The RNA shown here (transfer RNA) has 76 nucleotides and comes from Acidobacteria bacterium 13_1_20CM_3_58_11. The sequence is in RNAcentral, with records from ENA and MGnify. It matches the Rfam family "tRNA". Gene Ontology term of the family: triplet codon-amino acid adaptor activity. Rfam describes the family as follows. Transfer RNA (tRNA) molecules are approximately 80 nucleotides in length. It is annotated as a transfer RNA. NCBI's taxonomy places the organism under Bacteria, Pseudomonadati, Acidobacteriota. The same sequence occurs in records of 3 taxa.
């Protein structure tokens, strides 16, 4: 250089055109419970790598870029 894969809350992940305000677990915050803490209960904040395109509608499909991973040709 060529080909392929992956990118979603702080972490791990679900979701592959509409059904929703992008869900779950852990973590974080508040409240309840408790004499206090832990455990438990309720609630909350928190994410679609970036730029375009297709579409009535894109996290999802297409193109490019970026980062990471894998395979590989040639030369040495």
């Nucleotide at each position: 250089g060529g080909c392929g894969g992956u990118a979603u809350c702080g972490a791990c992940u679900a979701g592959g055109g509409g059904u929703u305000u992008a869900g779950g677990u852990c973590g974080c915050c508040a409240c309840c419970c408790u004499c206090u803490c832990a455990a438990g209960g309720u609630g909350g904040a928190a994410a679609c790598a970036c730029g375009g395109g297709u579409u009535c509608g894109a996290a999802u499909c297409c193109c490019g870029u970026u980062a990471c991973c894998g395979c590989u040709a040639c030369c040495a």